A computed fold for a 498-nucleotide part of an RNA from a Fidelibacterota bacterium, annotated as large-subunit ribosomal RNA, domain I.

Context: one part of a larger RNA
RNA sequence: GGCUAAUGGUGGAUGCCUAGACUGUAAGAGGCGAUGAAGGACGUACUAGACUGCGAAAAGCCAUGGGGAGCUGUCAAGAAGCUUUGAUCCAUGGAUAUCCGAAUGGGGCAACCCAGCAUAGUGCGAACUAUGUUACCUUUCGAGGGGCAAACCGAGCGAAGUGAAACAUCUCAGUAGCUCGAGGAAGAGAAAUCAAUUGAGAUUCCGUCAGUAGCGGCGAGCGAACGCGGAACAGGGCGCAUACAUUUAUCAUAUUUGUUAGACGAAUAAGCUGGAAAGCUUGACCAUAGAGAGUGAUAGUCUCGUAGUCGAAAACAUUUAUGAAGAACUAAGGUAUGGAACGAGUAGGUCGGAACACGUGAUAUUUUGACUGAAUAUGGGGGGACCAUCCUCCAACCCUAAAUACUACUUACAGAUCGAUAGUGAACAAGUACCGUGAGGGAAAGGUGAAAAGUACCCCAGUGAGGGGAGUGAAAUAGAACCUGAAACCAUUAGCUU
Numbered sequence: 001g002g003c004u005a006a007u008g009g010u011g012g013a014u015g016c017c018u019a020g021a022c023u024g025u026a027a028g029a030g031g032c033g034a035u036g037a038a039g040g041a042c043g044u045a046c047u048a049g050a051c052u053g054c055g056a057a058a059a060g061c062c063a064u065g066g067g068g069a070g071c072u073g074u075c076a077a078g079a080a081g082c083u084u085u086g087a088u089c090c091a092u093g094g095a096u097a098u099c100c101g102a103a104u105g106g107g108g109c110a111a112c113c114c115a116g117c118a119u120a121g122u123g124c125g126a127a128c129u130a131u132g133u134u135a136c137c138u139u140u141c142g143a144g145g146g147g148c149a150a151a152c153c154g155a156g157c158g159a160a161g162u163g164a165a166a167c168a169u170c171u172c173a174g175u176a177g178c179u180c181g182a183g184g185a186a187g188a189g190a191a192a193u194c195a196a197u198u199g200a201g202a203u204u205c206c207g208u209c210a211g212u213a214g215c216g217g218c219g220a221g222c223g224a225a226c227g228c229g230g231a232a233c234a235g236g237g238c239g240c241a242u243a244c245a246u247u248u249a250u251c252a253u254a255u256u257u258g259u260u261a262g263a264c265g266a267a268u269a270a271g272c273u274g275g276a277a278a279g280c281u282u283g284a285c286c287a288u289a290g291a292g293a294g295u296g297a298u299a300g301u302c303u304c305g306u307a308g309u310c311g312a313a314a315a316c317a318u319u320u321a322u323g324a325a326g327a328a329c330u331a332a333g334g335u336a337u338g339g340a341a342c343g344a345g346u347a348g349g350u351c352g353g354a355a356c357a358c359g360u361g362a363u364a365u366u367u368u369g370a371c372u373g374a375a376u377a378u379g380g381g382g383g384g385a386c387c388a389u390c391c392u393c394c395a396a397c398c399c400u401a402a403a404u405a406c407u408a409c410u411u412a413c414a415g416a417u418c419g420a421u422a423g424u425g426a427a428c429a430a431g432u433a434c435c436g437u438g439a440g441g442g443a444a445a446g447g448u449g450a451a452a453a454g455u456a457c458c459c460c461a462g463u464g465a466g467g468g469g470a471g472u473g474a475a476a477u478a479g480a481a482c483c484u485g486a487a488a489c490c491a492u493u494a495g496c497u498u
Base pairs, nucleotide, nucleotide: 001497002496003495004494005493006492007491008490009489015483016447017446020418021417022415023414024413025412026411027410028409029407030406031148032147039100040099041098042055043054044053046078049075050074051073061094062093063092064091065090066089070082071081072080105114106113107112115134116133117132118131119130120129121128122127136145137144138143152183153181154180155179156178157177163170167217193200194199204231205230206229207228208227214222215221235399236398237397238343240338241337242336243335244334247332248331250324251323252322253321254320257317258316259315260314262310263309264308268283269282270281271280272279284301285300286290292304293303294302348372349371350370351369352368353367354366355365358384379394380393381392382391383390434441435440454482457469458468459467460466
């Protein structure tokens, strides 16, 4: 020096765990904002910091309801207090709510600076203080708008990587992206539709038709409809005048159900092992409750719950009913009479585009930038060039629930989802620390024990670090660098070997 074994150190794999994630299901909610939002800055406790809450009335104030013994949020103890004259806590409603932020008196390098006007106050006065108010746009002068927010939706604008094994038509794709706008859904919607000689009867969505018919440098690829089966179903109005009577929107009261706190809620003993019983043995009980969680190991009967039953002063949603009519105002409907009306720069055409599965093609249909331009039910559109016949419908005005799409958010439940290099980036003061001028990028980091019982006291030591006794504990090789504690790596001891 090597090998082997043992004992340690180092290290943090593995196992077990879960406080956090992920994905769904069923409901709810589908908005917030000039009554100042979302998001922040700065403050605020007996408090130095962080999180949470709150706002100079500052971990809080008031009222109402619940609840009933502890409480003063967490890290995190201590101090000082509160509370059966009902605290803390929970729910509903209200008060307060600095500064910035649409930010709106003016300005500005966000959280700062400086004003005008009115009222009140102070000062001898120059002035100062407090409260209110002062942006812009629209407006019928009542009021409304502005900004934020995850996806879904409508509209406008609109790529490229890619594929075509290159590439230009084509494809990707009307996708991504940008902009505008709205709602809880949006959009569409009651045939100038289809069909085919029989007929159907608004729209939307699903299945099929069908990868069919077609389109296509007939390449790559793109890709229907009719019909059929389902989900859900709903139809209305305007475009005239006069007259009459009336209703709705709204509000109030009562009422139904629910949401936002809650309440009651069955039934087990002994022995054994053990640090501890829920384990084992024996016997018993409840069950409309043997879902689940916790408790010193695995509990129907210990705790919280669970099945079941009940509950609201207040707010909100919702069902139904009744009532109100004074004023104002707008909009709408009904009946009667009379009289009519049938949507024009439209349909169509030409040129150029676009949408239709359809790339201009023999290309109908829809749409429209330019130029044109009818008829009026004795009329007009369509039936895939075009013509005839036949059939069918009535454009150029408006509204319309449901079936459909989505989930930032709330509640409940579930999982042949993960279990700390996984699962969200984030189980921890995580979009934090840190990096970057900035846009932006972006971590690591969980586990003592049943309970801190977290090692009094003694000794060594730098009145160190650390350790040895002692003590606690079932265990301290569970001692906070703390569950388990693999390997690499480093030692010590022993043996063998060179």
It matches the Rfam family "Bacterial large subunit ribosomal RNA".